RNA sequence: GCCGGGGUAGCCAAGUCAGGUAAGGCGCCGGACUUGAGAUCCGGUGGCCCUUUGGGCCUCAAGGGUUCAAAUCCCUUCCCCGGCGCCA
Numbered sequence: 001g002c003c004g005g006g007g008u009a010g011c012c013a014a015g016u017c018a019g020g021u022a023a024g025g026c027g028c029c030g031g032a033c034u035u036g037a038g039a040u041c042c043g044g045u046g047g048c049c050c051u052u053u054g055g056g057c058c059u060c061a062a063g064g065g066u067u068c069a070a071a072u073c074c075c076u077u078c079c080c081c082g083g084c085g086c087c088a
Base pairs, nucleotide, nucleotide: 001084002083003082004081005080006079007078010026011025012024020068027045028044029043030042031041032040046058047057048056049055050054061077062076063075064074065073
């Protein structure tokens, strides 16, 4: 350099084909149980902000485009993995 695969919340990871509310697990928080802890069970859990039984804005590597609507489609770039090639 060429080809292929990949980058999603604190971590792992599904979703992409065929655009329509970001699954699930771990971890964490609260509770039950326990003398206590672990295990187990129940509830909650992306970020920021606010006048907090609620509401607003933002978020899928980065930027741009298409669209009523983009993690998903198109373009450019960055990074990681594998294969091939080139130089030495």